[in-house]
RNA sequence: GGGGACAUAGUGUAGCUAGGCAGCACGGUGGGCUCCAGACCCGCAAACUAGGGUUCAAAUCCCUAUGUCCCCA
Numbered sequence: 001g002g003g004g005a006c007a008u009a010g011u012g013u014a015g016c017u018a019g020g021c022a023g024c025a026c027g028g029u030g031g032g033c034u035c036c037a038g039a040c041c042c043g044c045a046a047a048c049u050a051g052g053g054u055u056c057a058a059a060u061c062c063c064u065a066u067g068u069c070c071c072c073a
Base pairs, nucleotide, nucleotide: 001072002071003070004069005068006067007066010026011025012024013023020056028044029043030042031041032040049065050064051063052062053061
């Protein structure tokens, strides 16, 4: 220098193919249960890397940038 993959709550991930309320687990937190704690049960908060485009509507499609990883030179 060229090519490819990936980026979603604090952490790990699903959802992208086929656009339509962002889900699950752990963790956090409030409550129940318990003498207390753990386990268990019921709630709550918390996320789409950034900018632009297409569309009634974008995590999803397109372009660019940034970051991580891989391959080629």